Predicted 3D model of a 72-nucleotide RNA (transfer RNA) from a Lentisphaeria bacterium.
Its mean pLDDT, the model's own confidence on a scale to 100, is 82.
Its Rfam family is "tRNA". Rfam describes the family as follows. Transfer RNA (tRNA) molecules are approximately 80 nucleotides in length.

[in-house]
RNA sequence: GCCAGCUUAGCUCAGCGGUAGAGCAACGGUUUUGUAAACCGUUGGUCCCCGGUUCAAAUCCGGGAGCUGGCU
Repeated sequence: GCCAGCUUAGCUCAGCGGUAGAGCAACGGUUUUGUAAACCGUUGGUCCCCGGUUCAAAUCCGGGAGCUGGCU
């Protein structure tokens, strides 16, 4: 230098045009002599950035950034 993949909650990831979700973590509760475990609930998001398409974009298109891998 060229090519490909990835970027979504604190962490690991789903979601493939129509109100953003799960598990773990955190917080509260039930249970226990107490702790842990288990169960119930709650909180937590400018979907990497900018622009375009669309009635509507995390999702499609263009550009940029970062990370990972391959080729040279």

Lineage of the source: Bacteria > Pseudomonadati > Lentisphaerota > Lentisphaeria.